The RNA shown here (small-subunit ribosomal RNA) has 1465 nucleotides and comes from an uncultured prokaryote. The sequence is in RNAcentral, with records from ENA. The coordinates come from a structure-prediction model, not an experiment, and the mean pLDDT is 84. Its Rfam family is "Bacterial small subunit ribosomal RNA".
[in-house]
RNA sequence: AGGGUUUGAUCAUGGCUCAGAACGAACGCUGGCGGCAGGCCUAACACAUGCAAGUCGAAGGAGAAGCCGGACUUCGGUCCGGUGGAGAGUGGCGCACGGGUGAGUAACGCGUGGGGAUCUACCCAGCAGUAAGGGAUAACAUCGGGAAACUGGUGCUAAUACCUUAUACGGCCUUCGGGCGAAAGAUUUAUCGCUGUUGGAUGAACCCGCGUAGGAUUAGCUAGUUGGUGAGGUAAUGGCUCACCAAGGCGACGAUCAAUAGCUGGUCUGAGAGGAUGAUCAGCCACACUGGGACUGAGACACGGCCCAGACUCCUACGGGAGGCAGCAGUGGGGAAUAUUGGACAAUGGGCGCAAGCCUGAUCCAGCCAUGCCGCGUGAGUGAUGAAGGCCUUAGGGUUGUAAAGCUCUUUCAUCAGGGAAGAUAAUGACGGUAACCGGAGAAGAAGCCCCGGCUAACUCCGUGCCAGCAGCCGCGGUAAGACGGAGGGGGCUAGCGUUGUUCGGAAUAACUGGGCGUAAAGCGCGCGUAGGCGGUUAAUUAAGUUGGGCGUGAAAGCCCGGGGCUCAACCCCGGAAUUGCGUCCGAAACUGGUUAACUAGAGUCCGAGAGAGGGUGGUAGAAUUCCCAGUGUAGAGGUGAAAUUCGUAGAUAUUGGGAGGAAUACCAGUGGCGAAGGCGGCCACCUGGCUCGGUACUGACGCUGAGGUGCGAAAGCGUGGGGAGCAAACAGGAUUAGAUACCCUGGUAGUCCACGCCGUAAACGAUGAGUGCUAGAUGUCGGGGCGCAUGCGUCUCGGUGUCGCAGCUAACGCAUUAAGCACUCCGCCUGGGGAGUACGGCCGCAAGGUUAAAACUCAAAGGAAUUGACGGGGGCCCGCACAAGCGGUGGAGCAUGUGGUUUAAUUCGACGCAACGCGCAGAACCUUACCAGCUCUUGACAUGGGAAGUAUGGCUGCCGGAGACGGCAGCCUUCAGUUCGGCUGGCUUCCACACAGGUGCUGCAUGGCUGUCGUCAGCUCGUGUCGUGAGAUGUUGGGUUAAGUCCCGCAACGAGCGCAACCCUCGCUUUCAGUUGCCAUCGGUUCGGCCGGGCACUCUGAAGGAACUGCCGGUGAUAAGCCGGAGGAAGGUGGGGAUGACGUCAAGUCCUCAUGGCCCUUAUGGGCUGGGCUACACACGUGCUACAAUGGCGGUGACAGCGGGAAGCAAAGCCGCGAGGUUGAGCAAAUCCCGAAAAACCGUCUCAGUUCGGAUUGUACUCUGCAACUCGAGUGCAUGAAGGUGGAAUCGCUAGUAAUCGCGGAUCAGCAUGCCGCGGUGAAUACGUUCCCGGGCCUUGUACACACCGCCCGUCACACCAUGGGAGUUGGUUUUACCCGAAGACGGUGCGCUAACCUUUGGUAGAGGCAGCCAACCACGGUAGGUUCAGUGACUGGGGUGAAGUCAUAACAAGGUAGCCGUA
Repeated sequence: AGGGUUUGAUCAUGGCUCAGAACGAACGCUGGCGGCAGGCCUAACACAUGCAAGUCGAAGGAGAAGCCGGACUUCGGUCCGGUGGAGAGUGGCGCACGGGUGAGUAACGCGUGGGGAUCUACCCAGCAGUAAGGGAUAACAUCGGGAAACUGGUGCUAAUACCUUAUACGGCCUUCGGGCGAAAGAUUUAUCGCUGUUGGAUGAACCCGCGUAGGAUUAGCUAGUUGGUGAGGUAAUGGCUCACCAAGGCGACGAUCAAUAGCUGGUCUGAGAGGAUGAUCAGCCACACUGGGACUGAGACACGGCCCAGACUCCUACGGGAGGCAGCAGUGGGGAAUAUUGGACAAUGGGCGCAAGCCUGAUCCAGCCAUGCCGCGUGAGUGAUGAAGGCCUUAGGGUUGUAAAGCUCUUUCAUCAGGGAAGAUAAUGACGGUAACCGGAGAAGAAGCCCCGGCUAACUCCGUGCCAGCAGCCGCGGUAAGACGGAGGGGGCUAGCGUUGUUCGGAAUAACUGGGCGUAAAGCGCGCGUAGGCGGUUAAUUAAGUUGGGCGUGAAAGCCCGGGGCUCAACCCCGGAAUUGCGUCCGAAACUGGUUAACUAGAGUCCGAGAGAGGGUGGUAGAAUUCCCAGUGUAGAGGUGAAAUUCGUAGAUAUUGGGAGGAAUACCAGUGGCGAAGGCGGCCACCUGGCUCGGUACUGACGCUGAGGUGCGAAAGCGUGGGGAGCAAACAGGAUUAGAUACCCUGGUAGUCCACGCCGUAAACGAUGAGUGCUAGAUGUCGGGGCGCAUGCGUCUCGGUGUCGCAGCUAACGCAUUAAGCACUCCGCCUGGGGAGUACGGCCGCAAGGUUAAAACUCAAAGGAAUUGACGGGGGCCCGCACAAGCGGUGGAGCAUGUGGUUUAAUUCGACGCAACGCGCAGAACCUUACCAGCUCUUGACAUGGGAAGUAUGGCUGCCGGAGACGGCAGCCUUCAGUUCGGCUGGCUUCCACACAGGUGCUGCAUGGCUGUCGUCAGCUCGUGUCGUGAGAUGUUGGGUUAAGUCCCGCAACGAGCGCAACCCUCGCUUUCAGUUGCCAUCGGUUCGGCCGGGCACUCUGAAGGAACUGCCGGUGAUAAGCCGGAGGAAGGUGGGGAUGACGUCAAGUCCUCAUGGCCCUUAUGGGCUGGGCUACACACGUGCUACAAUGGCGGUGACAGCGGGAAGCAAAGCCGCGAGGUUGAGCAAAUCCCGAAAAACCGUCUCAGUUCGGAUUGUACUCUGCAACUCGAGUGCAUGAAGGUGGAAUCGCUAGUAAUCGCGGAUCAGCAUGCCGCGGUGAAUACGUUCCCGGGCCUUGUACACACCGCCCGUCACACCAUGGGAGUUGGUUUUACCCGAAGACGGUGCGCUAACCUUUGGUAGAGGCAGCCAACCACGGUAGGUUCAGUGACUGGGGUGAAGUCAUAACAAGGUAGCCGUA
C1' cells in the first nucleotide's frame, strides 16, 4: 500500500467481497510446563445452606460458668465473701463506609469550568467553661396471654440515658429598648472525656455556562404553568409549598412526544481526523423483590433498618406469623457460554476500643478453565548403499530425504532427593516446605491444526460424474476436476490451529481533513420574499471573534519517552512528557464583528431617446373549412397499398351567386423579437409590467442568496353556465390479419373555444440553480450610441442571440467570455439495482389524484461514455447467371437411384439448409459385411516373449461325418539356410502356462491428419512512428481506377508479410532440332495397300525457343493510373481452360480409411462358418434416365472424330446363330495389332392418332458371367403395349466453341451403370440495365445484440415458495383524561380520653407541655368509563419478489417493421 468481481475488450461511475488488527467470546480438532491477567455479555429470573458489621466493662446496673477462701452439711451439696467475666439488656460510636448490580435515567445524570445562600460526626488549632439539682426506665423479680413470632400488668434500680435551674468571654434574634441558648463524668497516677464558640481540614448539598445519540411519518407544549408580593418550609437559594395579583413561559438554534441508553477517565481501530465501545481498574450517578412513605441520625428517605400496599415463597395449633444473595461461595433455571458451598486476617485498609484486642467473603492467597498476553520445551552433532516402505513416473528415474536407522553427546522443562528465603520495623506468614539453589537418573514423559483454482504462500495421482459435495467473492462438479472425497507431496501458524459472531480498517462508500449533481444517483417547473448566511471604499474607536504570554485547572491509573525490579518478556515500580480542553489576568489591533463619521466604482432614482408575437380589455378585417338557400349540370363522388363502409337520380361531386356560424390568423417569418418560467403571432384603440442606449443631476451599500411561506404555472382533467365550424379520446361501421379490442378508411360524443372556480403535474430540458469578478480570438445576426469617409460602407462601444475555436476542464462525449474554465457567496439535491416514488401516517384536493415518504425481502450487479465486431423490413458506392433479357430443364408420367418413414430376427453404420439425400459405395447374389438366426473356437485368424517336443514344411487328390466351419482317414508330389554335423543356431510346425492379442465397441464435444463451406471473395495482418488515459485508431480511410488492398494521386505516416497478379500445366501462331511404329510434295517400283526403295518438304509427334508489353497512334483523364477507338498481328488489353484456396468461421464432417488419449468387452462387444438381411413397401422428398413426338419415328445410304484401354487381356479375319452369343484364333505388352462400328448428318416413308409416338409391365424361349443368378445380375428373340398430349404453386443450370444436342472412351469390375470421370461432333439465343430477390465487398449510421437477429426482451395467466400492505375483529403492553376508593405517613386542626420531671398548691386539683383518638387536605395500590400508541394474531384479499426447459401474444432495442419517450384522460 491494495486486490477480485458488470464488458468481446476499454475507461470512468458504483455496489458487493477479500487480505489487517482486536475480543469478558463461543464451537470443532488437538493439548507438555511456567509467569501475569481475566472469567453470567443471557433471566434487575427464583433461591436451600453457611458466612459477609460490629465493638466498647476506662459510661452504667445486674452478673452465669469456672477458680480461691470461709461457714454449714443429711457428704448429694448449700450459703457467704472474693476473684472472674459469659450471655442478655441500658448507654456511646459505627451500621450512610467497604462490597454488588446497571433495571431506571436523554437528566445539571455525567464531563468540564465557574458561583454563593449552606451544613459537616470523628480530626486539628484558638478562646471560654465543665455549677446546683431532679424524676424516671430497661435489665431483674413476679403474675399473665400466645402454637410461634412476640407481648401485657405490677414492683425494684443505675448511668457519659432523660429533665429543670444557674452562669454566658464569645454566639443567635432584635422594633436596638432588649430577649434567648450549655455541659458528664470515668479513673490509682497519667490520661481519656463533656459543653459553648471561632477558624481549618475533610465530606456533602444547591445554582449556572458549555459539551453529551437518533426520529418531524412526533409541531405545537404548558395552569403551579411563567413572573411578582407576602407567608410557610429547608442546612441553604428557589413555585420547593400556599394565598393573592398579572398573563405569562418554552418551541424550527427542534419544545412536546415515542423509542433507545447509566455517564466519564479510558478501551479497540485508524497515518490522522474520525468511527465503534464503556468487561476487568479508577471517578460520579442510580438501584437493592415491586410501588409508596417517613423515622433515627452530622450524614439515609437507608442492600444484610422500620411502616404500609402488592406479587411470590415458607411456617402454622388456621387464630396468626416469617422472608428478600444486583455481598462471598453455592443451587435451580435461561443460554452458544463464564469458576470453589477453599485458606487467612500474616500483609494493606476499615469499624469499635486508652489499650490488649475483637470483627472484616473489603483484602491477601490458594483451587478450576489454553479465555487472553508473555516465556520455555518436545533434543544436539554426525550420518548416502541417498536403506526399506509410501507416492509419482516418459519405466530411465524422481520424491519423501540427513529425514530414519546407526554412532557420539547434552539434561532446559517435567520427575526423585536435599537443605530453603524475601515479603516482617520488636513479635506475628494464610500463601508454603512455595520461589530460587544444589544433587541424581535417563533421549528419556511432551505436536498439532488449517490450507494448496484466482484473490493468496503452496501440485500431482486415484475415486466420483451437475451426483455426492464445495463456496468469503468470482465460481467449481454433466468421464481425463490442481476447486468435491481420499492419498502422496507442499505451504502457513504452532500449544495451539481453524470456524462463527462482533467492532474499526481498507471505504475518499457521508468526503472537516477528503466526494459529487449536462449524459453515470443527484439543480426545486419558475418567480417574489421572511428568518438565516454572506457582503464595496476611507478613517477613528472598541476588543466579541482572532492572536501572544502568565496563572489556575485538566484526579490517579492508562498511552508515549527515559530509567529501574522480577534470569528475559508479559507484568510491576520511579521520573518526565502529554492531556490538543475550560476559566482567568495582562498585552496586540492587521483581518472579521460592533459603534461613529465620511465616500461613490455595487444598487437605485431622475432626464432624453428606442425596440419588441410581454400582459389585460374592447372592437374590427380578409382567406379557408363546414352548413343553409338559389342557379348551371349529370352519374358518379369519396377514399385506399388495394378496397369497402359512406354520399349521390329525392340530383351528389364539380361550378356560380347569396347567407349563417365558430375557430384559427397564410405570405411577412428569420438558430429573428419579448417574457422569470409556463408561454406569446392578422389589424386598431385604451390600460399596464419589464428591458436597452445616451446624459450625467440626486440617494449613499439601500446589496446577493433564500429554509419555511406565498404567487404564477403547458396539455389533459374536474365544477357551473355559455358556445360548438373544423379536429377528435370513447363508441360504431368498413378493411387488414392466424387474431386485430390497433396501425389505414368512413362516421362520431366528451373535449378542444369563452366566463368564473379548481387541479399543480410534464423528457415543465440547455436533462446545466441564482449572483459577482477574472481568463485568446474569429465570424453571423437583433436593438442603441459615438467617430471617419461620405450614401452605404469602415471603425469603436454597450446590451441580447447563434456558430467555430485557444488555454483550461472532462471518464469520454463534449464545454469553452451565454463555461461544464479559474475563484467567492447562498440555496436545493445525491449515496448500488429491484421492491418504490410504492405501503402506512400526515397535509392538500369535489374527484382524479398530488406532496412528504419507508421497511421486510431479493440480486451481484444495475447504469455512463467510448471501442471493435455482428446485425437492421438504415443509407451510399460496387460486384456476381443475383435479378432482368434469353435457351433448356426440374416440379405432372413410367422407370432407375439415394433418403425419410414404416416394416423386420436383421432391414449394419455414417452424412441432415445452402455445404445430407446417383453422398462414403470407382460397382451388396457368396465374399464384400460391419447387421440378424443358428452352429462352432478360446493365447485365439494376426504380433512379441518363456518352456517342451518335432524337423522342415507346404501343396494336391480321394473317401467318411457334417449345412459348413471343423474333425477323421488314405494316397501323391515337395523337403529352407548356416553348420563345429550335435535339432546345434536361425526359421517353421505342434503342445503347455502366462504376459497379451483382438474389437467397423463408445466418445469427431478429448485429438492428429484429411476434407467441405463462406470463396478464387479481396481481403487478413505486422514492425516502427504518430494520435488516444485506454480498448483501439492511423497505415487499410479519401479522389480516381481495376477482375483485384490492381495501380495512380493525396494524406502522420513510412515500410513489410500472407493473399491478388506473375512464375507451373494445357489449347491457339510460329521457328529450330529429331524422323519410327507417324507423313508422302518430288523421283522410282508396285500385287495399287505409303505396299516397297527413298525422302523428312508437309501433317503429326515432342523437346527447346520466339511471340502480347496498353509496346505504337488518336481521343479522354489531372500532364497520373487508367479508359475508349484504331493500326499491325495467329492471338489485344487477365487471349481460353486448369492447377493453385490468405487470416479465419461453422465444437461443420470423419474414432467405419489411417493414426491416437480415455473408457468399455475378454469361453466375448473377439475368431470361424452356413443361411438370411443391407434389394422389404400404404407413403413422402431429392437426383437422374426415357418420353409425350413430325426440328420426330421407322427403313435405307454410308462420310467425318478425339480422349483412352488391352496379357488370368484386347481380339481381327473366317464359320454357326434372327440375336445376345458361340466356335476358331492371325496380330499386339502396342503412334505398328485389337477394342473400332462413331452418332447426330443425308435420302425415302409415315401425317397428328395414345399413333409406325412411348416403352413400363407381364408371359415365354434363350445367351453370358460365376461354386451358385430363388430371395437378388446383365443381356437377347418373340409376344404383351401401362402411364404419358409439355406438366399447379414453386424452382434449377447456362454469357461462346458456352447452353442445347449427339455419340465415344475409361475407372470399379468374374458379371452388373440411366451414376461418376473424361473425349470429341453439330452448334445457338440474349444481356436495355442494376429498381427489385439472393450472396458478397468497401464506407457510413443506429443498437438495450457479443452464444452476436436462429440475438435480446415485456406483460397477463397457471404452479411452488418467501416476506409484506389492507382486513370484521381479537389478545397483550404502554401512556393519558375524568371520576370513585383512599393503606402507611409527615404537616395542619381538634384533643371533654390519658399524662412522672416544669409551674401553682396543704391537698384535691388546675396550668404549660405531651400522647392516644378524631377531622380535613395530599397520596401509593386498586376500580369504572373514554382516548393515544406499540406489538402479536386473523377468515378473506391486494400487489411484490424468487423459481433449467408451462400458456398467450410481440410491446421495446435497427426507421424494431405505426420513431420512441414524458404528463394526463